The RNA shown here (TPP riboswitch aptamer (THI element)) has 113 nucleotides and comes from a Verrucomicrobiaceae bacterium.
It was read from a public genome assembly, where an Rfam model found it.
The prediction has a mean pLDDT of 76.
Of the family's consensus pairs, 100% are formed in the model.
[in-house]
RNA sequence: AGGCCACUGCAGGGGAGCCCGAACGGGCUGAGAGUCGCGGGCUGGAAUGCCCGCGAGACCCUUUGAACCUGAUUCCGGCUCAUACCGGCGGAGGGAGCGAUGUGUUUAGGUCG
Numbered sequence: 001a002g003g004c005c006a007c008u009g010c011a012g013g014g015g016a017g018c019c020c021g022a023a024c025g026g027g028c029u030g031a032g033a034g035u036c037g038c039g040g041g042c043u044g045g046a047a048u049g050c051c052c053g054c055g056a057g058a059c060c061c062u063u064u065g066a067a068c069c070u071g072a073u074u075c076c077g078g079c080u081c082a083u084a085c086c087g088g089c090g091g092a093g094g095g096a097g098c099g100a101u102g103u104g105u106u107u108a109g110g111u112c113g
Base pairs, nucleotide, nucleotide: 001107002106003105004104005102006101008099009098010097011062012061013060014059017028018027019026020025035056036055037054038053039052040051041050042049068094069093070092075088076087077086078085
């Protein structure tokens, strides 16, 4: 000086599906399946329904990056009621990180004896 490990500070990225059901609700996979607040919009006689945005929360991920996005507004094949799952697309193109500490450990180099 570098690697690893431990501990730690601040910061950043991301998604929320399918089935049954009139509704309440129930079931599946998954780490997580849109929870809470505010605002706006749509349908409607009436939002408690649906959609969008912002903030908060849980969870996952941050270059060792398959978290997640694009291709993809029916993506392709198998399987499934469907999602999920398996294979392909494909290690394709993108994708969010910097710092502090150490009688720790290891490697290499230098100097002195």